[in-house]
RNA sequence: GGGCCUAUAGUCUAGCGGUUAUGACGCAUCCUUGACGUGGAUGAAGUCACCGGUUCGAUCCCGGUUAGGCCCA
Numbered sequence: 001g002g003g004c005c006u007a008u009a010g011u012c013u014a015g016c017g018g019u020u021a022u023g024a025c026g027c028a029u030c031c032u033u034g035a036c037g038u039g040g041a042u043g044a045a046g047u048c049a050c051c052g053g054u055u056c057g058a059u060c061c062c063g064g065u066u067a068g069g070c071c072c073a
Stems, first nucleotide, its partner, number of pairs: 001072007010025003018056001027043005049065005
């Protein structure tokens, strides 16, 4: 330099163009316990990497950029 893949909550992860973006772990509060743990209930936490475009409508499609990974030279 060329090609391909990936980017969603603190971590991991689901998501055929259309309800309020899914679940697990973690975190907070409450119940349970003598206490801790386990278990149960509730809750907070997301600029869907960034900039543009297509569309009535984009996490999803297209172009570019950034970061990471793999392959080729």